[in-house]
Predicted 3D model of a 357-nucleotide part of an RNA (large-subunit ribosomal RNA, domain IV) from Collinsella vaginalis. The source organism's lineage runs through Bacteria, Actinomycetota, Coriobacteriales, Coriobacteriaceae and Collinsella. Its Rfam family is "Bacterial large subunit ribosomal RNA". The prediction has a mean pLDDT of 89.
Context: one part of a larger RNA
RNA sequence: CCAUGGUUAAGGAACUCGGCACAAUGGCCCCGUAACUUCGGGAGAAGGGGCGCCCCCGCGUAGGUGGACGGCCACGCGCCGCGAGCCGAGGGGGGCCGCAGUGAAGAGGCCCAAGCGACUGUUUACCAAAAACACAGGACUCUGCAGAAGCCGCAAGGCGACGUAUAGGGUCUGACGCCUGCCCGGUGCCGGAAGGUCACGGGGAGGGGUUAGCUUUCGAGCGAAGCCCCGAACCCAAGCCCCGGUAAACGGCGGCCGUAACUAUAACGGUCCUAAGGUAGCGAAAUUCCUUGUCGGGUAAGUUCCGACCUGCACGAAAGGCGCAACGACUUGGGCGCUGUCUCAAUCAUGGACCCG
Numbered sequence: 001c002c003a004u005g006g007u008u009a010a011g012g013a014a015c016u017c018g019g020c021a022c023a024a025u026g027g028c029c030c031c032g033u034a035a036c037u038u039c040g041g042g043a044g045a046a047g048g049g050g051c052g053c054c055c056c057c058g059c060g061u062a063g064g065u066g067g068a069c070g071g072c073c074a075c076g077c078g079c080c081g082c083g084a085g086c087c088g089a090g091g092g093g094g095g096c097c098g099c100a101g102u103g104a105a106g107a108g109g110c111c112c113a114a115g116c117g118a119c120u121g122u123u124u125a126c127c128a129a130a131a132a133c134a135c136a137g138g139a140c141u142c143u144g145c146a147g148a149a150g151c152c153g154c155a156a157g158g159c160g161a162c163g164u165a166u167a168g169g170g171u172c173u174g175a176c177g178c179c180u181g182c183c184c185g186g187u188g189c190c191g192g193a194a195g196g197u198c199a200c201g202g203g204g205a206g207g208g209g210u211u212a213g214c215u216u217u218c219g220a221g222c223g224a225a226g227c228c229c230c231g232a233a234c235c236c237a238a239g240c241c242c243c244g245g246u247a248a249a250c251g252g253c254g255g256c257c258g259u260a261a262c263u264a265u266a267a268c269g270g271u272c273c274u275a276a277g278g279u280a281g282c283g284a285a286a287u288u289c290c291u292u293g294u295c296g297g298g299u300a301a302g303u304u305c306c307g308a309c310c311u312g313c314a315c316g317a318a319a320g321g322c323g324c325a326a327c328g329a330c331u332u333g334g335g336c337g338c339u340g341u342c343u344c345a346a347u348c349a350u351g352g353a354c355c356c357g
Stems, first nucleotide, its partner, number of pairs: 001352008010343002014341001019338001027051005036041001038175001052096006063087003069081004073076001097101001109336007116328002121133002137173007150159003176323004181253003186250002188246005195241003201235002206230005213222003254272005281315001282312001293309005
């Protein structure tokens, strides 16, 4: 010096990102317990008191057990009566000892306020346990079953399900309470089928190749049937265009200017744009850049915290909004208790390191 353990004057978080770590609390009985609340809870709230041993009430009580003995019978490791012996609380009174009586060990620290998540659960096997996942509950949507929808498989086959819409699948939300506004122009989905577009196929107008024949200036020209090639109009499904619906579908939810008899502000007006211009509630927030916003509280002093204000850079309603008792090895701020965390270090023990051998 390191590790582990013990003790410490006075102070008591001044330490530190942060009370991390330590200390403290701790069992049982009794008294006594607030806000709030979903009336269950919160509660072991908080905060107090008692605890050993001996004697008496009782020369061992209440209670438990139940030997022998007696009785009964459906005969058994039976039942009933009696109560020996043994075990033995709890309470009241008196006394004794020590610093100390749950005499050692084991055994909640507590309170206030806020954020997030309702809760018990689940998770990154080996750096994350959480406000992430799940969750009951809510909603939308698909699925009518001879073979559901969906999923695995090339198929056979299987799951769904030996189920049948009070069932099964998908997606979002996430207890509960109060609620969940406006926009269907774009995208998606659903419905519609008149019109436009439109593949294959059908259809063949028309055109072409070949040549028996005919003509010939002998170079060639014309050319029926058949065979072959190209091929217009017209008919023709879905889809798309189109017409509607739908936002707990994907998503979106404005700008400028003026105006009131101090000033300031603007209930009010004008104008432009839009599919519609953000309702309730919340708001410097797990969201606020400017920002340590401003005011209030707490401190002697507070970039954090709590309560307000609203100028929301860039909250907002199931990628839910706002509340909320209970719960949390979650996060934040404050307080009481307690302490070697610290002022500021000391010392002891054990094992190392180190020195000698």